[in-house]
A computed fold for a 371-nucleotide RNA from a bacterium, annotated as Bacterial RNase P class A. It matches the Rfam family "Bacterial RNase P class A". Rfam classes the family as a ribozyme. The prediction has a mean pLDDT of 80.
RNA sequence: CGAGUUCGCCGGGUGGCCGCGGGCGGAGGACAUACCGACGCCUGAGGAAAGUCCGGACUCCACAGGGCAGGGUGCUGGGUAACGCCCAGGCGGGGCGACCCGACGGAAAGUGCCACAGAGAACAGACCGCCGAUGGCCUCGGGAGAGGCACAGGCAAGGGUGAAACGGUGGUGUAAGAGACCACCAGCGCCCCGGGUGACCGGGGCGGCUGGCAAACCCUACCUGGAGCAAGGCUAAGCAGGGACGCAAUGGCCCGUUGAUCAGUCCCGGGUGAGCCGCAGGAGGUCACCGGCGACGGUGAUCCCAGAUGGAUGGUCACCGGGGGCCGGAGACGGUCCCCACAGAAUCCGGCUUACAGGCGGACUCGUUCU
Numbered sequence: 001c002g003a004g005u006u007c008g009c010c011g012g013g014u015g016g017c018c019g020c021g022g023g024c025g026g027a028g029g030a031c032a033u034a035c036c037g038a039c040g041c042c043u044g045a046g047g048a049a050a051g052u053c054c055g056g057a058c059u060c061c062a063c064a065g066g067g068c069a070g071g072g073u074g075c076u077g078g079g080u081a082a083c084g085c086c087c088a089g090g091c092g093g094g095g096c097g098a099c100c101c102g103a104c105g106g107a108a109a110g111u112g113c114c115a116c117a118g119a120g121a122a123c124a125g126a127c128c129g130c131c132g133a134u135g136g137c138c139u140c141g142g143g144a145g146a147g148g149c150a151c152a153g154g155c156a157a158g159g160g161u162g163a164a165a166c167g168g169u170g171g172u173g174u175a176a177g178a179g180a181c182c183a184c185c186a187g188c189g190c191c192c193c194g195g196g197u198g199a200c201c202g203g204g205g206c207g208g209c210u211g212g213c214a215a216a217c218c219c220u221a222c223c224u225g226g227a228g229c230a231a232g233g234c235u236a237a238g239c240a241g242g243g244a245c246g247c248a249a250u251g252g253c254c255c256g257u258u259g260a261u262c263a264g265u266c267c268c269g270g271g272u273g274a275g276c277c278g279c280a281g282g283a284g285g286u287c288a289c290c291g292g293c294g295a296c297g298g299u300g301a302u303c304c305c306a307g308a309u310g311g312a313u314g315g316u317c318a319c320c321g322g323g324g325g326c327c328g329g330a331g332a333c334g335g336u337c338c339c340c341a342c343a344g345a346a347u348c349c350g351g352c353u354u355a356c357a358g359g360c361g362g363a364c365u366c367g368u369u370c371u
Base pairs, nucleotide, nucleotide: 001367002366003365004364005363006362007361008360009359010358012320013319014318015317016316017315018314020044021043022042023041024040025039028036029035046342050353051352053351054350055349056348057347058228059227060226061225070224071223072222073221074220075089076088077087078086079085090104091102092101093100094099105219106218110217111216112213113212114211127159128158129155130154131153134152135151136149137148138147139146140145167185168184169183170182171181172180186210187209188207189206190205191204192203193202194201195200232277233276234275235274241268242267243266244265245264247259248258249257250256284303285302286301287300288299289298290297291296321340322339323338324337325336326335327334328333
């Protein structure tokens, strides 16, 4: 210098004018509380506020305990309020490498599936092929026997199909062959030794045990009640309605019964997308130190940072900034035009995923050249 990997960060700035939401103060209106309120001051989106996918806080309902069913998750150790998230590690795969990707428990519990091609796709099979020792047939021979055919039959080495053909290579063996047997290699299972908290790794021995698929059913370990802020709660007076006393009749009176629901007193009493709360001090932000490889934790200091409910956070002008094109210039630089994203709170928090003009920084890898 070129090509790349990874981690983190920013994502316009300043000022003028006009406008909007929230809070505080408040001239004034009004007898006054409530209420209205000129004006002033303070404050007002994001890294994803998004998708609503996962986990929690909070609220209401349900609930003795256990099991089954259903749903979810699935290497190990750690972090966390919790997680399907994060960190560190192991194993497998990809890349020359930095590094990236992986639902990564069980296929020897059982069931099932393996397209097309192919003879055959799981305790298999014979198209081409090899053999035809044995049996059969033919020829020769006096006979022993020899030769031939490829009929019965045997084989699975080689060819061919396929993503995959019942481990691989070499030998023994045989008529030809085959883990049939042997040696070595690969895998699997069991046992032993060593290392590691563990996943697992290294070594040794034994067993001829040798296809794959569980994001197929299934088995197994662990987790798991439901609904969601339109959760849920509070609210004066009044109305609908209900109750008690009272009222009227019967009656001398009380109880009782009946009537009227009319006047009166007291008590109870809804509903509403009416108002208020929930609702902004929180698993909170920033900085420093300490512990830890790290995720993260601890201590101290400091800060207060949107709360709408048809839903504010905007518009415009000027200057500056960033990127690109063109022109001038030897260059420094100047002029001019265009562009500056994705998007946007609605109970809150932790994640994941997705979108995003442009820019900055750290660490590392490969290649080339120079010293």